[in-house]
Context: one part of a larger RNA
RNA sequence: GAGUAGCGAUAAGACAGGCGAGAAACCUGUUCGCCGUAAGCCUAAGGUUUCCUGGGCAAGGUUAAUCCACCCAGGGUUAGUCGGUCCUAAGCCGAGGUCGAGUCGACGUAGGUGAAGGGAAGCUGGUUAAUAUUCCGCACCAUGUGCUUAUCGGUUAUCGAUGUGGUGACGCAGGGGGGUAUUCCCGCACGGUUCGAUAGUCCGUGUCGAAGGGUGUAGGCGGAGACUACAGGCAAAUCCGUAGUUUCAACGCUGAGGCCUGACAGGCACCCGAAGCUAGUAGGGUGAAGGAGAAGAUCCCUGGCUGCCGAGAAAAGCCACUAAGAGAGAUGAGCAUGUGACCGUACCGCAAACCGACACAGGUGGGCGAGGAGAAAAUCCUAAGGCGCUC
Numbered sequence: 001g002a003g004u005a006g007c008g009a010u011a012a013g014a015c016a017g018g019c020g021a022g023a024a025a026c027c028u029g030u031u032c033g034c035c036g037u038a039a040g041c042c043u044a045a046g047g048u049u050u051c052c053u054g055g056g057c058a059a060g061g062u063u064a065a066u067c068c069a070c071c072c073a074g075g076g077u078u079a080g081u082c083g084g085u086c087c088u089a090a091g092c093c094g095a096g097g098u099c100g101a102g103u104c105g106a107c108g109u110a111g112g113u114g115a116a117g118g119g120a121a122g123c124u125g126g127u128u129a130a131u132a133u134u135c136c137g138c139a140c141c142a143u144g145u146g147c148u149u150a151u152c153g154g155u156u157a158u159c160g161a162u163g164u165g166g167u168g169a170c171g172c173a174g175g176g177g178g179g180u181a182u183u184c185c186c187g188c189a190c191g192g193u194u195c196g197a198u199a200g201u202c203c204g205u206g207u208c209g210a211a212g213g214g215u216g217u218a219g220g221c222g223g224a225g226a227c228u229a230c231a232g233g234c235a236a237a238u239c240c241g242u243a244g245u246u247u248c249a250a251c252g253c254u255g256a257g258g259c260c261u262g263a264c265a266g267g268c269a270c271c272c273g274a275a276g277c278u279a280g281u282a283g284g285g286u287g288a289a290g291g292a293g294a295a296g297a298u299c300c301c302u303g304g305c306u307g308c309c310g311a312g313a314a315a316a317g318c319c320a321c322u323a324a325g326a327g328a329g330a331u332g333a334g335c336a337u338g339u340g341a342c343c344g345u346a347c348c349g350c351a352a353a354c355c356g357a358c359a360c361a362g363g364u365g366g367g368c369g370a371g372g373a374g375a376a377a378a379u380c381c382u383a384a385g386g387c388g389c390u391c
Stems, first nucleotide, its partner, number of pairs: 013031006032388004040368004046348002050346001051075006060068002080140002082344003086118002091113003097107003122138002125136002141340012158326002163321005171308004177301003182295003186291001187207006208266001212261004219254004223248008232240002268287005309312001354363002370382004
């Protein structure tokens, strides 16, 4: 220079009370305003304690601060089912190997690694100051053992894999049908309001309820069973495949949703209500309605159906089969009981906690995303919820 520029979106504050040395900014209440395919909610990455409680105000906070993502102390992340762990894809690494002047290196077999793809099984509610599909409650899956029962069995039961087969297992386009989520109207219940209206009017709230178990529907797909043979499936096979004979027209597989149960659970509403010194909380008590209809998905049936040509992953897993071998018990159903380790789990997550030197008008993948008007996820106004962007 200069007490100058600036104090970082023009979404907006105001009032009362409280704590306090001190209050425009903290807390509580009332009211006003802003967002509302978001400025709400869940999550991946990333961050790494920022979460919660108590205390504090030197510094950080573009001002003040009793406040804080700041400082100090203490506390907090609970899993057979969520994710990882298992499997493979492109890619990458790569024993031997090949190439190379080579102790450089490149390629690459076996093998390994590699996921938002494949995959056994979980949901409503409750609970904490802070965790919850993890605790509680009620379920389910895999596997071991025991008991009961039915059938088979004496080396021709049965088991048995890194092998064999099946399944897993898949393109694009298109339209339709059946549903559900969700929303709305009427009705119903409770509460309230106003009036001349009282069995009325109007307003508000509610009318909800999972996984699992049972049933097996709208629909979709395949003919099905038995026997025989076989130079195929790198050995074997009772499995698969192929061929043949024969019997029967029903049988099998799949499948949303609905209904019953789960549940005289719970949620929710109303009433009472502490200690402590905040809270209508902890706790206690009582209890109504829950029927009919409309709209309706981008979600489910659907890995379906129809069409088309460019002809549309793999492996594990699961099921069946036998080989070497094992072998007197095996299989199915029901019940009982045991086991299920390890890692992540707090909190932010379109942001003041990530990437941008900052509490930076920038950037950041996925899911949910209500009502009125509307073709709509546009736009405007609003709900739930969240904010008024630190002078």
Predicted 3D model of a 391-nucleotide part of an RNA (large-subunit ribosomal RNA, domain III) from an activated sludge metagenome.